[in-house]
């Protein structure tokens, strides 16, 4: 340099006015919404999407229910050997297959020689061996049990043919992917290991209206409610107090001191990850804030110019997608960029 591979990173950059939407502090009022509970409104600092925030497909925190132990069922996972809070994840490592180039081999073309056997050159095309590297639902078919299109006499259980032996004793058997033996466990099964269920609409607290319950008191000897002047009329079976659960509505949960970011280590360990040392506090709504406008410059793509570098101008050009309790994974999608590393091959020193 070229071919092929495996990983990392970034994910427009600035300045300017408007905004939305959390923290934190100060102020603090006869305020504003509500019945309550609770929430709001000033001013200053100041955080605010992502590799994937996605699908929600696996593994944990956290909750609540259930739970003396054990076994069935059911689901799940599967070479071995670590890593991890765990995991169907990651990592090292057998095992099988995959996989360029060169080199070997075959089938053909072509163009030269020939002693006419066939060699040499070159090429499309297959095989074969591997490389970096990628894939693997890789326990078990001497515990039973099910399964195979076409073809075949016959397909899961040993029977049938031919030939042979003292004897189903031995030897063969066109077909077929497999035939007188095996094969498939991604078919049930067996082995070994794990798994209680359920989810933030989880769960706890606060708590109207209206309607039911309850308890006490009073009451047809007239409670209570009405009209009119102490009295009187008319209605009448409740009526009052308290106390309790559930809904609406509100808080907490939930923005976290953490399986936490960031950076160092001639720390340990093939590695995954551990260790130790400084440093930081990093979004949090709930009809759901993370914007919008304007300017410069970057990237692309068109169109002019110009030998080229490049310069002028135009573009609603600039991916996939957007937190909802929160982590650690796996899959998926995604315009462009940058920069390491492996491995063959071919040049130069």
């Nucleotide at each position: 340099g070229a071919a092929g591979c495996g990983g990392g990173c970034c994910a427009g950059a600035c300045c300017g006015c408007c905004g939305c939407u959390g923290g934190u502090g100060c102020a603090a009022g006869u305020c504003c919404c509500g019945a309550a509970a609770g929430g709001g409104c000033g001013c200053a600092c100041u955080g605010g999407a992502g590799g994937a925030a996605c699908g929600u497909c696996c593994g944990g925190a956290c909750u609540g229910c259930a739970c003396a132990g054990g076994a069935c069922a059911g689901c799940g996972c599967a070479g071995g050997a670590g890593g991890u809070a765990a995991c169907a994840c990651c990592u090292c490592u057998c095992c099988a297959c995959c996989g360029a180039u060169c080199a070997g081999c075959c089938c053909g073309g072509c163009g030269g020689g020939u002693u006419c056997g066939c060699c040499c050159g070159u090429u499309u095309g297959g095989c074969c061996c591997u490389a970096a590297g990628g894939u693997g639902a890789g326990g078990a078919u001497c515990a039973g049990a099910g399964c195979a299109a076409c073809a075949g006499a016959g397909a899961c259980g040993a029977g049938c043919c031919g030939g042979u032996u003292c004897a189903g004793u031995c030897c063969g058997g066109g077909u077929g992917a497999a035939a007188c033996g095996g094969g498939c466990a991604a078919u049930c099964u067996c082995u070994g290991c794990g798994c209680g269920c359920a989810g933030c609409a989880a769960u706890a607290c606060c708590a109207a209206a209206u309607a039911g319950g309850c308890a006490c008191a009073c009451g047809u000897u007239g409670a209570c409610g009405u009209g009119g002047u102490u009295c009187c009329g008319c209605g009448g079976a409740g009526u009052g107090u308290g106390c309790g659960g559930g809904u609406a509505g509100g808080u907490a949960g939930c923005a976290c001191c953490g399986a936490g970011c960031c950076g160092g280590g001639u720390g340990g360990g093939c590695g995954a990850c551990c260790c130790c040392c400084g440093g930081c506090c990093c979004a949090g709504a709930u009809g759901a804030a993370u914007g919008g406008c304007g300017g410069u410059c970057a990237c692309c793509g068109g169109c002019a110019g110009g030998c080229a570098a490049c310069u002028g101008u135009c573009g609603c050009g600039c991916a996939c997608a957007a937190a909802a309790u929160c982590c650690g994974g796996c899959g998926u999608a995604u315009c462009g960029g940058c920069g390491c590393g492996c491995u063959u091959c071919a040049c130069a020193c």